The RNA shown here (Bacterial RNase P class A) has 374 nucleotides and comes from an uncultured Alteromonadaceae bacterium. The coordinates come from a structure-prediction model, not an experiment, and the mean pLDDT is 79. It matches the Rfam family "Bacterial RNase P class A". Rfam links the family to the GO terms dimeric ribonuclease P complex, tRNA processing and ribonuclease P activity. It was read from a public genome assembly, where an Rfam model found it.
This record gives sequence, structure tokens and C1' cells, in this order.
RNA sequence: GGAGUUGGCCAGACAAUCGCCGUUUGAAUUGCACUUGUGUAAUUCAAAGGGAGGAAAGUCCGGGCUCCAUAGGGCAGGGUGCCAGAUAACGUCUGGGCGGCGUAAGCCGACGACAAGUGCAGCAGAGAGUAGACCGCCUAAGCGCUGAUGUUUCGACAUUAACGCCGGUAAGGCUGAAAGGGUGCGGUAAGAGCGCACCGCGUUGCUGGUAACAGUAUACGGCGAGGUAAACUCCACCCGGAGCAAGACCAAAUAGGGUUCCUGACGGCGCGGCCCGCGUUGGAACCGGGUAGGUUGCUUGAGCCAGUGAGCGAUUGCUGGCCUAGAGGAAUGAUUGUCCACGACAGAACCCGGCUUAUCGGCCAACUCCAAUA
Repeated sequence: GGAGUUGGCCAGACAAUCGCCGUUUGAAUUGCACUUGUGUAAUUCAAAGGGAGGAAAGUCCGGGCUCCAUAGGGCAGGGUGCCAGAUAACGUCUGGGCGGCGUAAGCCGACGACAAGUGCAGCAGAGAGUAGACCGCCUAAGCGCUGAUGUUUCGACAUUAACGCCGGUAAGGCUGAAAGGGUGCGGUAAGAGCGCACCGCGUUGCUGGUAACAGUAUACGGCGAGGUAAACUCCACCCGGAGCAAGACCAAAUAGGGUUCCUGACGGCGCGGCCCGCGUUGGAACCGGGUAGGUUGCUUGAGCCAGUGAGCGAUUGCUGGCCUAGAGGAAUGAUUGUCCACGACAGAACCCGGCUUAUCGGCCAACUCCAAUA
């Protein structure tokens, strides 16, 4: 100097004018209540302070909160899946193990079980799982036949080279995504864990580690019927439901309407489905009518910041400080000027912890690789 990896911060800035929403304080007007001066509500004016995000998005997970509701057990159903921790909890996060990718810093993992069972793998190929003989190789042994050589008691015998039958083989080849552990030596008629050495695999012991696992042994074994569970399944652990349009209160109006069904406690109804249990004492369906107005829930939180202690870390104890949007058809907009990094993705709607997705740029820190110089 270049190329990368990981983590953190910011998210146009400043000024002026007008405008929008909340809170606090003060003043004025009106209404109500009463103790005739206070309180309270509404409206107007003024001042002070505050007012969208790192993802507010997706609605994918987990909760807080509210109701069912007094709320237990089981089945079905669903979720997770290496080990140990963190957390309110999680399918999240941290650390570690194993596997894969990368030269590396690092990144990713849907990471329990295939002799519990059932499936699936087209075609090709001999053969695709208690899975095999097509091309090849051998023909030792056994049978037949031909040629050559030798011997002959002329019946035939021996050797050799081919061929055929019977047979052996799975080392080599083919096919396929995948083919009966791999390399080498011996052995054989030719071969084969057939035997041996090493590697791989399995079992056992010992050592280290909380564990997942790792190492080791001139250990034992020729060596389980392969792959696939993001196939059904089995195993271990976990799981009520609905949701702020939840719910609570106030006011007002209508038709305390009509029809049908189960029904009187051994019945009906309630709780996502079913059963038991529990609670309750009437329910269910359809038609028709009225009102959908206001207040609240609604922002002090598993909250944030700083210091300090514990921990590898996620996180957490203590001390101190801070209050940081609550709209209600939905609030921060418009204009002007200056600056430079020239502004992307993009707007809260009960709240919080994560994950995923989108994204213009700027700054800081640590680490890895390459090149050059000293």
C1' cells in the first nucleotide's frame, strides 16, 4: 500500500419564519358543585419542555397483560433434537464438541435412532440389500476330442499345444448418483480377508474432560444386512385457547319481539378437538328490530445511562443518575439561507426479548493474507 473477516456508533447538520400533537405553569371566559370562595370541566391566549427506527418492515418464534375460568388428568395434535450454560421464555443467544467450506482471520450446520417396523432410489446394468455373473480370467481336478513328440507287449501310455463339456472365480472391465472397505505382499489352476502388514471400521480397557467427545493400547475382532428419517415412523423433552377489534365503565335506544329444537338434573350448557373429572342450572338455531356514542385500557418499563464487582462469554449483583411519542381516519410539515459525508431502506398504534428481509454512505477498534521497503 492492496484485498478480506469480525464487532461497535451515526442515520444529513445548523439558523430563522409560519404551522401540527402531548405535558407542566400562568391568565381570561363560560358551565357545574358547594362552605360565596374554592374545586372541577371545556374553550382561548402566553411561556417552558418533549415528539417515529435500526430495522418502526415481515407477523416467523417467545412472553408480559386481559378474558374464557374454579381449572386437574389423559388421548389425539403440534414443536424442538450434539454437550454445558444464559434468559421471564424461546425454534433465540454464549461457550465448547463433531462435520463441511475457506490459504487464513472466520463462516455454515434440519447435529437423537436405519438389526423396532414400513417405504423410496426411474432408466441403465449381471446385480441396488440376507442385492451378482454380462464381458473377461482359469480349466488344477473330472469327461470328450484333434495335432505334435516319445515309448510300446501294437491293447495303448506319457508329455505338450489347442478346442469343447462340466465346473471355478468375483481380483480386472461395463452400467449407474451409489456395486459387496482401501493399498501392498504372499498364496492359488485363476482368484478372493483366503492369510499377513498398514490404513479404515467395531468392541473393550486406561487417561483427560461436568459432558458432548478426544487420545492411547506391538489390546481383541476379519469386520453387523449399504443409502435415505427437510420419508412415514420410533425415542427424549416441551406445549390450554383467544387476543387491545382482548377487556372494563358510562350514556342512549329498541320489540323484556317471533318461530323451532334438546330438555328438568342419570338432562342441558361451559372450557380449540375427544374422554374422564370439575363447575353451573336451563340452553341452542333461525327470522326480525335497535344502538354502534363517549371515557378508559394507553405508557414507569423483565426500562435506559454511568461507575464498580463476578464470569472466557451470553449475562448478572451493587451504587448513583434519568423519564425518553401516546395519535384516534391517525400528530413533526412548508419556505429561506449556509455547510458537506450530497442523504439509501424507510413512519410507532398495548408493550417487550429475538430471528429474518431491505439498505446510501461515514467513523472507530481488533484480526487474517499478499506485495514492497528498512